This is a predicted structure of a 71-nucleotide RNA (transfer RNA) from a Patescibacteria group bacterium. Its mean pLDDT, the model's own confidence on a scale to 100, is 81. It matches the Rfam family "tRNA". Gene Ontology term of the family: triplet codon-amino acid adaptor activity. It is annotated as a transfer RNA.

RNA sequence: AGGCUCAUGAUGUAGUGGUAGCAUGAGGGUCUCCAAAACCCUUCGCCUAGGUUCGAGUCCUAGUGAGCCUG
Numbered sequence: 001a002g003g004c005u006c007a008u009g010a011u012g013u014a015g016u017g018g019u020a021g022c023a024u025g026a027g028g029g030u031c032u033c034c035a036a037a038a039c040c041c042u043u044c045g046c047c048u049a050g051g052u053u054c055g056a057g058u059c060c061u062a063g064u065g066a067g068c069c070u071g
Stems, first nucleotide, its partner, number of pairs: 001070007010024004018054001025043006047063005
């Protein structure tokens, strides 16, 4: 320099263009003599900037960051 892949809560991970889910975590509650476990409720997220579209996490472009390959 060129090519490919990835970026989603605090962490891990889904998501076929139509309400952004699950698990763990955190906070509160029930239960218990106390605690743990269990159960219930709540909280927190789409890397950035544009574009396409009635509608974008998803498609397109350019960046940023990470990883891999070629030279």
Annotation
Taxonomically the source falls in Bacteria candidate phyla (Bacteria). RNAcentral holds the sequence, with entries from ENA and MGnify.